[in-house]
RNA sequence: CCAAAGGAUGGGGAUGGGGUCCCCCGCCAAGCGCCCUUCGGGCUGAUGACUCCUGCCGUGCG
Repeated sequence: CCAAAGGAUGGGGAUGGGGUCCCCCGCCAAGCGCCCUUCGGGCUGAUGACUCCUGCCGUGCG
């Protein structure tokens, strides 16, 4: 100096924030939703999961 392995900081899990747990990745990465007749049309959800808050949607009451 180069390569490999392990570890660490870190990053990611379809739109915001907090907590807990889980999973993935190693900057050459994880990740960037689904369906159809794919020029265009249609559909679900603020979660990876649980929970709280915010926003959004629907219904009822005051």
A computed fold for a 62-nucleotide RNA from a Xanthobacteraceae bacterium, annotated as Fluoride riboswitch aptamer (crcB RNA motif).
Taxonomically the source falls in Xanthobacteraceae (Bacteria, Pseudomonadati, Pseudomonadota, Hyphomicrobiales).
The sequence was found by an Rfam model in a public genome assembly.
Rfam family: Fluoride riboswitch aptamer (crcB RNA motif). Rfam links the family to the GO terms response to fluoride and positive regulation of gene expression.